Small-subunit ribosomal RNA from an uncultured bacterium, 1380 nucleotides, folded computationally. The sequence is in RNAcentral, with records from ENA.
[in-house]
RNA sequence: AGAGUUUGAUCCUGGCUCAGGAUGAACGCUGGCGGCGUGCCUAACACAUGCAAGUCGAGCGAGAAGGGAUGAAGUGCUUGCACGGAUUUCCGGACAGCGGCGGACGGGUGAGUAGCGCGUAGGUAACCUACCUUAUGCACAGGGAUAGCUCCGGGAAACUGGGAUUAAUACCUGAUAAAGCGGUGAGAUCACAUGGUCUUAUCGCCAAAGAUUUAUCGGCGUAAGAUGGACCUGCGUCUGAUUAGCUGGUUGGUGAGGUAACGGCCCACCAAGGCGACGAUCAGUAGCCGACCUGAGAGGGUAAUCGGCCACAUUGGAACUGAGACACGGUCCAAACUCCUACGGGAGGCAGCAGUGGGGAAUAUUGCACAAUGGGCGCAAGCCUGAUGCAGCAACGCCGCGUGAGUGAAGAAGGUCUUCGGAUCGUAAAGCUCUGUCCUCAGGGACGAAGAAGUGACGGUACCUGAGGAGGAAGCCCCGGCUAACUACGUGCCAGCAGCCGCGGUAAUACGUAGGGGGCGAGCGUUAUCCGGAAUUAUUGGGCGUAAAGCGUACGUAGGUGGUUUUGUAAGCGUUAGGUGAAAGCCUGCGGCUUAACCGCAGCGAGCCUGAUGAACUGCAAGACUUGAGUGCAGGAGGGGUAAGUGGAACUCCAUGUGUAGCGGUGAAAUGCGUAGAUAUAUGGAAGAACACCGGUGGCGAAGGCGACUUACUGGACUGUAACUGACACUGAGGUACGAAAGCGUGGGGAGCAAACAGGAUUAGAUACCCUGGUAGUCCACGCUGUAAACGAUGAGCACUAGGUGUCUGGGUAGAAAUACUUAGGUGCCGCAGUUAACGCAAUAAGUUAUCCACCUGGGGAGUACGUUCGCAAGAAUGAAACUCAAAGGAAUUGACGGGGGCCCGCACAAGCGGAGGAACAUGUGGUUUAAUUCGAUGAUACGCGAGGAACCUUACCCGGGCUUGAAAUGUGCACGGCGACCCUGAGAGACCAGGGUCUCCUUCGGGCGUGCAUGUAGGUGCUGCAUGGUUGUCGUCAGCUCGUGCCGUGAGGUGUCGGCUCAAGUGCCAUAACGAGCGCAACCCCUUCGGCCGGUUACCAUCGGGUGAUGCCGGGGACUCCGGCCGCACUGCCGCCGCAAGGCGCGAGGAAGGCGGGGAUGACGUCAAAUCAGCACGGCCCUUACGUCCGGGGCCACACACGUGUUACAAUGGGGGGCACAGCGAGCGGGGCCAUGGCGACAUGUCCCGAAUCAUGAAAUCCCCUCCCAGUUCGGACUGGAGUCUGCAACCCGACUCCACGAAGCCGGAUUCGCUAGUAUCGCGCAUCAGCCAUGGCGCGGUGAAUACGUUCCCGGGCCUUGCACACACCGCCCGUCA
Repeated sequence: AGAGUUUGAUCCUGGCUCAGGAUGAACGCUGGCGGCGUGCCUAACACAUGCAAGUCGAGCGAGAAGGGAUGAAGUGCUUGCACGGAUUUCCGGACAGCGGCGGACGGGUGAGUAGCGCGUAGGUAACCUACCUUAUGCACAGGGAUAGCUCCGGGAAACUGGGAUUAAUACCUGAUAAAGCGGUGAGAUCACAUGGUCUUAUCGCCAAAGAUUUAUCGGCGUAAGAUGGACCUGCGUCUGAUUAGCUGGUUGGUGAGGUAACGGCCCACCAAGGCGACGAUCAGUAGCCGACCUGAGAGGGUAAUCGGCCACAUUGGAACUGAGACACGGUCCAAACUCCUACGGGAGGCAGCAGUGGGGAAUAUUGCACAAUGGGCGCAAGCCUGAUGCAGCAACGCCGCGUGAGUGAAGAAGGUCUUCGGAUCGUAAAGCUCUGUCCUCAGGGACGAAGAAGUGACGGUACCUGAGGAGGAAGCCCCGGCUAACUACGUGCCAGCAGCCGCGGUAAUACGUAGGGGGCGAGCGUUAUCCGGAAUUAUUGGGCGUAAAGCGUACGUAGGUGGUUUUGUAAGCGUUAGGUGAAAGCCUGCGGCUUAACCGCAGCGAGCCUGAUGAACUGCAAGACUUGAGUGCAGGAGGGGUAAGUGGAACUCCAUGUGUAGCGGUGAAAUGCGUAGAUAUAUGGAAGAACACCGGUGGCGAAGGCGACUUACUGGACUGUAACUGACACUGAGGUACGAAAGCGUGGGGAGCAAACAGGAUUAGAUACCCUGGUAGUCCACGCUGUAAACGAUGAGCACUAGGUGUCUGGGUAGAAAUACUUAGGUGCCGCAGUUAACGCAAUAAGUUAUCCACCUGGGGAGUACGUUCGCAAGAAUGAAACUCAAAGGAAUUGACGGGGGCCCGCACAAGCGGAGGAACAUGUGGUUUAAUUCGAUGAUACGCGAGGAACCUUACCCGGGCUUGAAAUGUGCACGGCGACCCUGAGAGACCAGGGUCUCCUUCGGGCGUGCAUGUAGGUGCUGCAUGGUUGUCGUCAGCUCGUGCCGUGAGGUGUCGGCUCAAGUGCCAUAACGAGCGCAACCCCUUCGGCCGGUUACCAUCGGGUGAUGCCGGGGACUCCGGCCGCACUGCCGCCGCAAGGCGCGAGGAAGGCGGGGAUGACGUCAAAUCAGCACGGCCCUUACGUCCGGGGCCACACACGUGUUACAAUGGGGGGCACAGCGAGCGGGGCCAUGGCGACAUGUCCCGAAUCAUGAAAUCCCCUCCCAGUUCGGACUGGAGUCUGCAACCCGACUCCACGAAGCCGGAUUCGCUAGUAUCGCGCAUCAGCCAUGGCGCGGUGAAUACGUUCCCGGGCCUUGCACACACCGCCCGUCA
């Protein structure tokens, strides 16, 4: 000192949350020792029991127990002794009493109290003070009682009545007495008003107590001191105005009373005051302070322990005694509660110390001692003291110490993780060598004791010495970010976590456990509370255009603030001195306990009070000034206001005329009006409302607002002048006035318009938008309402701070004028500095200063509820809380989106050609069915797709039967020497099982090889394409996607990539804070189209020769075709026009080809968690005599149905028959076939050619001739019957083909929809897979060879620029209401 959290990202505003410190704490887990502290915060709830205030015999009477002296009567006898104990007396002093002093201190608690209660500073000239100190003086003479005791009573008890008797330092009377008190008179002096003090004269009044024995202790008066108290005053002291008025002894006076004393403190009379917005009264809460916690401070919070003050003592009230109380352990009364009772009546008060119950999350022993400190009484000894000193309990807090130290790598064992190599726990342990703090035992042993001796609860404690032995002593929280610390397993939006953001839906560093790590440590976490961080109430130190926030506007009261100058004044302010600021505490320094905590000593202070002093500033007093403000005078501008009057245009209505069938209205209509004459048109009249043009970011006004003209009355601003006043000013809480529209009241008025309402349309509906009507209202007068996005979302006034350019109204100078320059006030735009989160503002500030006012403090709840005020009402003003969320919000950025805009492209539409959708069949899919109909693909981008070949196999599915180291691979150990191949037999559907026979290993002797057994492992088309690699589809062959440096911006980001022109293209040119570059585009590659050169067999054959029934068949040729290698050609190069250029245009030239010649390959950054774990690979999970593997059979071919893709057709541009012609790409030995023979044919048989430019491969449509004559046909060929051929182990489920027969639907296809822009639509041919084939599919090849494109408004998709946005999972978005 900050951090997390709003967004895709950014900046800001703003709340929430965290890290720190603290506690009289509590709870959870854990717990070794010591020191010092602390310990009912709740029920001021109720209390058993014990103790907490007594003491004095040196005040008094009486006097038990006990002790001493005396020793009578009497008795015994040993005759002077013993017993005995009366009497007297002394010591002693218990219990109770009278009397004195103390029970008003000490101790507890915080209920009440918002108060002179407390704090602080003062006052008393308005007061008291026992004990103590000092000074001074005094104590004389008498008297009568009363407790106790005793007697008699009452009562259960508590207690109490009566009689008799007695003492005092108890009580009373008298005397004495002034420095005392009261009165009167005189004088002096002081003072702040009443008054005080002193001197003097005189009158009146008031005192006392003894005790004990020679030394003291007491008593009384007065004066003074000290101490303690009482009263009064200034200032300070919580919240609420949704508490605004309160007050009758109330405020004051006079008199009397009362008090220690002032005072309405009380009373009588008189007056009518007193308090309050500077917050009275009322309500709520609370003991106040020194201090304590926090904070940089200012502040905020708290009121435990310790200390000061106050208040209280079960609740309420009252007085008595006393120096002092209205009295915690006193009295009386009342009340509640508890206890005793003989029912008549009594007793009690733990908020003293312990302790009990109760309440509560929660707070201790019915301990020891008066040894110390202090208190009461006493002459004293002493007694009393739950004050106090100590001990006990509690980690409740603070502080200190320990749980060992050194060495020790085989980096042990074990745990965890692992890529299996290792890593880590970890020098950690063990082991070895030491030490002894705490601990245990033994010995010694305090200080605290003052004061010569004696006296210690704590305590045999602290401390010291010796011995013993590492032995007895570590936990808690956390590890996603904030915030230091990571892995594995389990779990699978479950269980759970969470302070905020948020984790968990099968690979969780966030849950639980483990290992490891981090933090603190006898503690650690959690909860609660306070301060901090929070500048998030902002004095220090915030804001208010758009984030929350300027009252709608003005006038003005209180208040706040205030121009220049002189003099005075010390109130503020500064300096200085004194007093106070208790102690303790904090801080600084020093010291004492081994250290620290703790304790001691010294120093330091805000504030308040009292003096002294002062340059300036502020205030105050007096005086002056003119620049602020105002007045006068002279002017011009204006929809400023009010009232009265006047005017024209238009609408509507009325009357009349003309005139005829419509008018009106809309996107289109209808309702409506009209033949009873509308609309239209003409003339005349009526009525109401509003004032076209001028008219303008022009004017006026405080705002709302103000618009025809004239008149009257009237407000303000401005310019000029400088005559007058002389700070008269600014702002303005309350207050007052004004205040659009709508609305309300009363009375008028009512043309048009028009809520409500009615009808017609629109629509799924349409309580709307549109149309036809239409009432309040709109207008006037008077009154009310008092609100608006009453906005510049910007309070008022003053001053200062670059410019430029308009406009309105004045003035000045120059000029003949136009005009120019200048000045003042208003009103706009642009823009610098500055400012702002940005947008923006920018002399009309949102800039820079000072003044005053209003307002804000997260979103929702809510401008709601309640209360109050106002209002006729509607409603307005004021204005919460519970609860809930972690955001709500502002500005700007990039995208995506828009039934926003602009530009452009694409078989996108349009223009065409041919199809699909209807039929039958083929094929794929859905669905259904099934033992199984294996699985995947599902809008475009699945559906003749994976599959470029499912009868078995394939095959993954189903049924049944087998095998278990396994069908195939591999390591190790043991055993065997074979294994294996072939054959035979038996059961069997086969796999396989059982049995038999024949043949048969290598070796360097280590073994190899093989089999069996065992064990690691194999195997899995099982799951996850949302864990992945690779590959692929799509946007899209669309023209885009980015980077470096620079520049701009606080930043996200922008610029570049925008703009103009151009292009198929981010293609290029120009311009330009950008300059360059990369991936894409294009080009480079392949095929094709033309030419040249080279080469020529299997291709070719012009020339020469040979030969045949015929053929380049043969010799030969290298010309041509062709093959295939290398070159060339095309570049807007040339011409014309347009253009700055790039480029465009031209039935231009030339050229085989012309503006990218055509086609292919080639697919940017990325999107769709797109597809694929079943092609392959691979992480994780799952199965292991099975989810592996082998075999037979079945299924993948099912079939009410639905969809996609195709084939064949519906016919004459055709079908059938006959004849005749012309290709190219290709593949071929388990192959392709010629030819011959046979068969109607599929095909069979035979022979021969070709591993290929060598052999083989009937092209078809076309063309020619014949026929059919528009029909379910000589169209169409499904389906079915029969007979066959071929492949194959095998065509039943389930193959293709051939022949004969049969001859279905179908006559061009609804809504809708697909492809195609040229060698395309149409015709056939070939190939892959393949034994065969369900191929009408896929991939290629050539033949014939069209139509159309005006154009870009619309549909779909896309690109660029721009605009809006509350979207960002991005419009398939977001979001509102109702219901559940």